RNA sequence: AGAGUUUGAUCCUGGCUCAGAACGAACGCUGGCGGCGCGUUUUAAGCAUGCAAGUCGAACGGUAUAUGGAAGCUUGCUUCCAUAGAGAGUGGCGAACGGGUGAGUAACACGUAGGUAAUCUGCCUCUGGAUGGGGGAUAGUCCACGGAAACGUGGUGUAAUACCGCAUGAUCUCUAUAUUCGUAAAGUUUGUAGAGGAAAGGUGCAAUUGUACCGUCUAGAGAUGAGCCUGCGGUCCAUUAGCUAGUUGGUAGGGUAAAGGCCUACCAAGGCGACGAUGGAUAGCCGGCCUGAGAGGGUGAACGGCCACACUGGGACUGAGACACGGCCCAGACUCCUACGGGAGGCAGCAGUGGGGAAUUUUGCGCAAUGGGCGAGAGCCUGACGCAGCAACGCCGCGUGAGUGAGGACGCCUUUCGAGGUGUAAAGCUCUGUCAGUGGGGACGAAGACGCGGGUGGUGAAGAGCCACCGGUGGUGACGGUACCUGCGAAGGAAGCCCCGGCUAACUCCGUGCCAGCAGCCGCGGUAAGACGGAGGGGGCAAGCGUUGUUCGGAAUUACUGGGCGUAAAGCGCGCGUAGGCGGCGUGCCAAGUGUGACGUGAAAGCCCUCGGCUUACCCGAGGAAGGGCGUCGCAGACUGGUAGGCUAGAGUGCCGGAGGGGGAUGCGGAAUUCCUGGUGGAGCGGUGAAAUGCGUAGAGAUCAGGAAGAACGUCGGUGGCGAAGGCGGCAUCCUGGACGGACACUGACGCUGAGGUGCGUGAGCGUGGGGAGCGAACGGGAUUAGAUACCCCGGUAGUCCACGCCGUAAACGAUGGGCACUAGGCGUGGGGUUGGUGACCAACUCUGUGCCGGAGCUAACGCAGUAAGUGCCUCGCCUGGGGAGUACGGUCGCAAGGCUGAAACUCAAAGGAAUUGACGGGGGCCCGCACAAGCGGUGGAGCAUGUGGUUUAAUUCGACGCAACGCGCAGAACCUUACCUGGGCUUGACAUGAUCCUGUUAGCGGCUGAAAGGCCGUGUGCCUUCGGGCCAGGAUUGCAGGUGCUGCAUGGCUGUCGUCAGCUCGUGUCGUGAGAUGUUGGGUUAAGUCCCGCAACGAGCGCAACCCUUGCCCUUAGUUACCAGCAGGUGAGGCUGGGGACUCUAGGGGGACUGCCGGUGUGAAGCCGGAGGAAGGUGGGGAUGACGUCAAGUCCUCAUGGCCCUUACGCCCAGGGCUACACACGUGCUACAAUGGGGGGGACAGCGGGGGGCGACCCUGCAAGGGGGAGCAAAUCCCGAAACCUCUUCUCAGUUCGGAUUGGAGUCUGCAACUCGACUCCAUGAAGUCGGAAUCGCUAGUAAUCGCGGAUCAGCAUGCCGCGGUGAAUACGUUCCCGGGCCUUGUACACACCGCCCGUCACACCACGAAAGUUGCGUGUACCCGAAGUCGCGGGGCCAACCCGCAAGGGGGGCAGGCGCCGAAGGUAUGCGGAGCGAUUGGGGUGAAGUCGUAACAAGGUA
Repeated sequence: AGAGUUUGAUCCUGGCUCAGAACGAACGCUGGCGGCGCGUUUUAAGCAUGCAAGUCGAACGGUAUAUGGAAGCUUGCUUCCAUAGAGAGUGGCGAACGGGUGAGUAACACGUAGGUAAUCUGCCUCUGGAUGGGGGAUAGUCCACGGAAACGUGGUGUAAUACCGCAUGAUCUCUAUAUUCGUAAAGUUUGUAGAGGAAAGGUGCAAUUGUACCGUCUAGAGAUGAGCCUGCGGUCCAUUAGCUAGUUGGUAGGGUAAAGGCCUACCAAGGCGACGAUGGAUAGCCGGCCUGAGAGGGUGAACGGCCACACUGGGACUGAGACACGGCCCAGACUCCUACGGGAGGCAGCAGUGGGGAAUUUUGCGCAAUGGGCGAGAGCCUGACGCAGCAACGCCGCGUGAGUGAGGACGCCUUUCGAGGUGUAAAGCUCUGUCAGUGGGGACGAAGACGCGGGUGGUGAAGAGCCACCGGUGGUGACGGUACCUGCGAAGGAAGCCCCGGCUAACUCCGUGCCAGCAGCCGCGGUAAGACGGAGGGGGCAAGCGUUGUUCGGAAUUACUGGGCGUAAAGCGCGCGUAGGCGGCGUGCCAAGUGUGACGUGAAAGCCCUCGGCUUACCCGAGGAAGGGCGUCGCAGACUGGUAGGCUAGAGUGCCGGAGGGGGAUGCGGAAUUCCUGGUGGAGCGGUGAAAUGCGUAGAGAUCAGGAAGAACGUCGGUGGCGAAGGCGGCAUCCUGGACGGACACUGACGCUGAGGUGCGUGAGCGUGGGGAGCGAACGGGAUUAGAUACCCCGGUAGUCCACGCCGUAAACGAUGGGCACUAGGCGUGGGGUUGGUGACCAACUCUGUGCCGGAGCUAACGCAGUAAGUGCCUCGCCUGGGGAGUACGGUCGCAAGGCUGAAACUCAAAGGAAUUGACGGGGGCCCGCACAAGCGGUGGAGCAUGUGGUUUAAUUCGACGCAACGCGCAGAACCUUACCUGGGCUUGACAUGAUCCUGUUAGCGGCUGAAAGGCCGUGUGCCUUCGGGCCAGGAUUGCAGGUGCUGCAUGGCUGUCGUCAGCUCGUGUCGUGAGAUGUUGGGUUAAGUCCCGCAACGAGCGCAACCCUUGCCCUUAGUUACCAGCAGGUGAGGCUGGGGACUCUAGGGGGACUGCCGGUGUGAAGCCGGAGGAAGGUGGGGAUGACGUCAAGUCCUCAUGGCCCUUACGCCCAGGGCUACACACGUGCUACAAUGGGGGGGACAGCGGGGGGCGACCCUGCAAGGGGGAGCAAAUCCCGAAACCUCUUCUCAGUUCGGAUUGGAGUCUGCAACUCGACUCCAUGAAGUCGGAAUCGCUAGUAAUCGCGGAUCAGCAUGCCGCGGUGAAUACGUUCCCGGGCCUUGUACACACCGCCCGUCACACCACGAAAGUUGCGUGUACCCGAAGUCGCGGGGCCAACCCGCAAGGGGGGCAGGCGCCGAAGGUAUGCGGAGCGAUUGGGGUGAAGUCGUAACAAGGUA
C1' cells in the first nucleotide's frame, strides 16, 4: 500500500466482499509448564446458610463466673475483701468511610474554566483564653403482669464525659452609630454604646492546694471535605412545532449553613422556541480503551475521578455530614413464621444457590503486609485488602531435544514403470539436561508496635510520674517448605489446529457424478473435480488453531482534512422576498475575531522517552516529556468585525429615443368547415392495403345563390422577436409590465443569494353557469386477426371555447439554480448607437440579445468551450447501490381525482453511464450468385427400385438427422461379410510376446460321433549338436492376449459446411486513458483487398490471380502395334506386302494470347467499349487447388489414442436365423402414361476404358438366357455387337400393337448351397397409369435435354456410383421482390449474439409488510374523590422531674400525647393522548424449476 466482483472486451460511476488490528467473549478440535492479569456484558429477577462495623471499663452504674483470702455458722451455704472478668445496659466516637451496581438520569448529572462580597466543615494542625458552682431524672437491675412470638406494661431504686439551670467571659453574635476600602451588599477595616450566649471530667504520680497526659468549652487561622451559582462542550427523531400558571418578573414574608419563585401572599403579563423550545427514543459522564498516517470513528469491562441507586414508591429523624445498602416510619408487591390474634425480611458487600443465558469461578486462608474504625495503650474489628483455588479467557516467556547419519532402509503415496516423493526424516552412533518427576537445602517481603534493661533531654516543688530521642535486646509471615539453589535418573513424560481454485502462501491420486456436499466474494459439483469426501504431499500458525459475534480500518462509501449533481444517484417548474450567509474605495477610533509573549490549569494511572527491579519478556518502580482546550494579564493593529464621518467604479433615479406574437380589456374582419333554405342535376358518394359499416331516387355527392353558428387566425414566418418560467401570432383602440440605446444630472453601497413564506404556473381533471362549428377519450358499428376490448374506417358523448372558482402536476428539458469577475479566434442574425462616405446601400468600431464552428482548458467518454460543462469568489437546493417505492403509516393541502412530505421489513451482486468490436434489424446505400425474373426439362400423382422414419421381431447390428442425414458409411448382406438373435462349444484363448517347467511327434494321417465347431480313439521317432544343449512344435503355470463394449462433449487424423465467398491478419509508426482505431475507410475499377488515384500511414503475410494437369491451333522431333499421299507388288475385298515419314494419330519438346495493336471513353490512371489480326480475346473451356475461422458439425464401427468397463465372457469358434419383416409416412431414382411414338426389316458413325482362375473372335447347338468347341491376345497388334440416327414398313388415339407391374409355368448361369433371399431367358398373365394439388428441384452452351458405351466392387447380383462419347436446344428485359453472400453506414436494452432479449395478468409454494370489526398489555395528560407516614402551621379542656413565683397547695414558662388544617405516596372514578402485541378476512410486494395466456419494450421491435 491494496485486491476480487457488472462487460465479448474497455473506461467511468457504484455497491457488495476480502486481506489488518482489537475483544470482559462464546463455540468446535486439541492441550506440557510457569509468570502477570482477568472472569454474570443476560433477570436493577428471586435468594437457603455463613461472614462483610464495630470499639472504648482510662466516661458510668454494676454483675454472672473463676481463683485466692477472710468472717459467719444452720459443714456446705451465706457475706465481705483482692485479682481476673463474659454477656447485657447508660454514655462517647464510628456506622454518611470502605465495598457493590448502572436501574434511573439528556440534567449544571458529567467534563473544563471560573464565581461564592451567598456558605458549612466532626476528627487533624497552629494560636489565644477558659474549664467555677449546683440540680433533677433515667436505662440496666429487682418485683409484678400481658403475649405463641416479636415485643411490651406498671412499680421500687441508681450512676455518669447522659440531661438541666446559675456564674464568668472575649477580638464571638445581635442592635445602633462613626469611619476606611470597595462595586451598588446581610461586604470589609478600625472604633464607641447596649444586649446575648460556655464547659466534663478521666487516668498516672504526688498527695492539704499540685502536676503530666488525654478530654471538655470558647474565639481566630489553616488544612481537608462539602453545598450552591455561571460560561462553554459532548446522542438521535421535525413522520414531535409550538411550550409555559409558580409559569416570567417585582414587593413583602417564610425557609436554609447559604443566593434563589426554594415556598407563601399580593401586583404586573411575562418567559422559552427553527442557533430546534415542547414531546418521544436511547444513554450513567469523564480520565481513558480500541482503531486510524492523521482528522476522525467506535466504546466507557478491569484501574482512577464524579454522579445516581440500595425490593418498588413516599417521608422525615439523628448527626459536622444522610433523607442514610447491612437505620427508622408509612404504602405496595413478593417470601417466610404463626397458637390466626399478629409478626419477620430485603446479597446491585464476599462466597454460594436455583433460574435466565452462547457464557463468567471457591459457601478457601489470613489480618503477616497496606489501608480504615475505636481505644491512652495493649489490642479488638475489617469478605477493604493480602494471598491461595478454578478456567489456555488474555498477554508474555519456556519446552516437547542437539550433532552426526544413504545418491537415500521399510511402509505409504505418485509414476511416462525408468523412477520420483515423504527424506537426514527414521533407525544407528555421539551428546545435552530446560520443564515435569524425585531427594536435600531454602529466602526477600518484617519495619515495627510493644516488653526488658541502659543513656541523654524536657516538664515539674519533686530524685514521683509522664513525654521525646539514642543505641542494645526480646519479638511478629496467611502465602509456604513457595520462589530460588542443588543431587539423582532419563530423550526418557510433553503437538496440535486450520488451510492448499483466484483474492492468498501451499498439488497430486482415488472416491463421488448438479448426488452427497462446499462457499467470505467471485463461484465449484451433471464420469478424468488442484474448489465436495478420503489419502499422500505441501503451506501457515503453534499450546494453541479455527469458527461465530462486535468495533475501527481499508471506505475519498457522508468527503473538516477529502466527493459530487448535462447523459452515471443528484438543480426546487419559475419569480418576489423574510431570517440568515456573503459583500466596493479611502480615513480616524475601538480591540470582539486574529497574531504574539507571559502566567494559571490541564489529578493520579495510562500513551511516549530514559533509567532501574523481577534470569528475559509481559509486569512493576523512579524521573522526564507531551497534552487539543479553557482562564488571566500585556503587546500588535495588517485582515475580518464594530463605530464615526467621507467617496463613486456596484446598485438605483430623472431626461430623450426607437424595437417587440410581453400582459389585460373592448370591438371589428376575411378564408375555410359544418348546418339550414332555395336553384341546377340524376346515381352514386364516401372510405381503404382491399373492403364494409355509413350517406343517397324521401334526390346524396357535385355545382350556384342566400343565411346561421362556433372555433382557429393561411401567406408574411425566419436555429426571427418578447416574457422569470409556463407561454405568447388576424386587425383596431384603451390600460399596463419589462428590457435596450444615448448624453448629462442626481442618490451614495441603497448590493448578491435566499431556509421558511408568498405569487405565477401547458395540458388533463373538478365545481357553477353559458356555449358547442370542427375535432374527439368513453361508447356503438364495420374491417383486420388465431383472438383484436388496438392500430385502419363510419359515427359519436364528455371535453376542447367563455366567465368565475379550484387543482399545482410534466421529458415544467439546455435533463445544465442564481449573481459577479476573468480567459484565443472565425462566421451568421434581431435591436440601438458612433465614425467614414452625398447616401436608404456599404465598411470599421461599439452596446445589448440570439445562433453556428472552433483553440487552450475541462470531461469517464460523449461532448462543453465568452450564452462554459474553463478559471475563481458568494449563496441556495439536491445526491450517497438496485429492487421494495415515490409505496405504506402519520401529518398537511384539496370538493374529488390526487398533491407535498416520505420510511421499513424483505431481497439481489449487481443496477448504471459513455464509448469499442461484433452480430442482428419487417434501417439505409452500393454490389454479386441459376437468387429471382426469362426459358427448357423434372419432382410432388402411378407401378417398381433404393434409402430413412415408424411399427413389428428372438434379432430385424450400428452410425448419419435442416441446408451440410435419408441410391449416405455399403465401389455388391444367399454362407462368408456380420458387428445382431437362437442354439451348440472353447478358456493363455482365433492372434502377439516374455518367463519357468514338462514332452520330443501331441503335428500330420485315419476312424467313430456330431448340424458344424468340437470331442473321443488309433497310428505316428522334425532339424542341428561340442551331447551340456539349441532351434522348432505341443502341453502346464504365470505375465498377458482379446473386445465393431462406453465416451467424437477427453483426443489425433481425416471429412462436410459457410465458400472458390473475397476476405483474414501482422510488424513498425500514428491516434485514443482504454477496449480499440488507422492501414483494410474514401473516389474509380475488377471475377477478385484485381488494379489505379487519394490518404498518418509505410510495408508484409495467409487468401485472389499466376505457376500445375487437361482440352482447342500451329511448328518441330520420333514413327510401332497406329497412318497410307506418292512409288511398286498383290487380293474377291482389305495398309495385305515392299516401302514411305507426307497426312491422321500417338507422345516428347516448343510456339501462341500479353488489353500487345488501332479508335473511342476515362483523371494524360487503372480500366471499360468497339475494331483489326488470329485456331483461340480480354480468366479461351474444364480440372486440381479451399485463407483466419464457424458449426463442442461428422467419425472411438477405417485407423490411432487417454480414461472407464468385460475377463470360463461384453473375448473366441460353429450351425441356423436376422440385417431382405410391413397397416403406414418421407427422400432419391427407374419405367411410363404414348404417334417428335411403339413393333418389324435394312443401313451408318464413337470415346473413355477393361481383359490371364481373364477377354474370348470364329464354328456348331438352343426360340432365348446359355451350352459345346475354340484362333488370337498380358494387348495403339487379339477380344469386349454402340444407341439415339437414317431408310422401308406397320399401328391410327384406344387403357391401345401404349405401359409393363403382378402372377402361373418352363428354364439358364454363378456358387458347397439360390426356401427364407440372386440375376437372366422363354411362354402365358397384362395391374396402376391418359402428364400429376399445395408445393418444389436442376440447368446460361457443346450446357440443358436425349442416346447409348465403359469401369470399379464382384463367384453371381445396379434403375445406384464413377467415367466416356453421340445427337444437341431455348432464354436472360432487368435487380422491385424471395434465398444466400460481400463492403460502407445507422439503431440496439442482443454478445449462447433475433432460434437473442424481455413485460404483465393468472395458477402453485414460501417469506416479510400494510389495512381490518375488535381484543390484550404498557406509558402518559387533565379533572375530581380518598388520603398513610411525615414536616410545618393552628390550638389548649388531657399529661409532664429540672427553671421562675410560692411555706405549701398551686400557678407561670416550656414540652408531650391526642385533635384540627395545608401539602402529600399508593389507590379510585371519568375522559383524552401515545406507542406496542394479537386478529377472521383483505391488499399489494419479494423470491421460487423447464407452468398458462398473450407480445408491451429493445433494430423504424413491425402503430417511433
Overview:
Predicted 3D model of a 1504-nucleotide RNA (small-subunit ribosomal RNA) from a metagenome. The RNAcentral record of the sequence draws on SILVA. Rfam family: Bacterial small subunit ribosomal RNA. Rfam links the family to the GO terms structural constituent of ribosome and ribosome.